Predicted 3D model of a 74-nucleotide RNA (transfer RNA) from Chloroflexi bacterium B3_Chlor. Lineage of the source: Bacteria > Bacillati > Chloroflexota. The sequence is in RNAcentral, with records from ENA and MGnify. RNAcentral records the identical sequence in 2 taxa. It matches the Rfam family "tRNA". The family's RNA type in Rfam is transfer RNA. Rfam links the family to the GO term triplet codon-amino acid adaptor activity. The coordinates come from a structure-prediction model, not an experiment, and the mean pLDDT is 85.
RNA sequence: GGGGCUGUAGCUCAGUCUGGGAGAGUACCUCCUUUGCACGGAGGGGGUCAGGGGUUCAAAUCCCCUCAGCUCCA
Numbered sequence: 001g002g003g004g005c006u007g008u009a010g011c012u013c014a015g016u017c018u019g020g021g022a023g024a025g026u027a028c029c030u031c032c033u034u035u036g037c038a039c040g041g042a043g044g045g046g047g048u049c050a051g052g053g054g055u056u057c058a059a060a061u062c063c064c065c066u067c068a069g070c071u072c073c074a
Stems, first nucleotide, its partner, number of pairs: 001073007010026004020057001028044005050066005
């Protein structure tokens, strides 16, 4: 220098193929339970979907560029 894969909640990830409600588990907060803690149960908060631009009525999803990580080739 070139090819491929990955980037979504604090963490681990699904959702992308086939555009239309941003989600799960865990963690965190509150309440119940307990003498108290843990476990368990109920509820709640938390997102620039890596960044920018484009297409579209509408983009995490399609297109282009950039950044970061992993990997292959040279």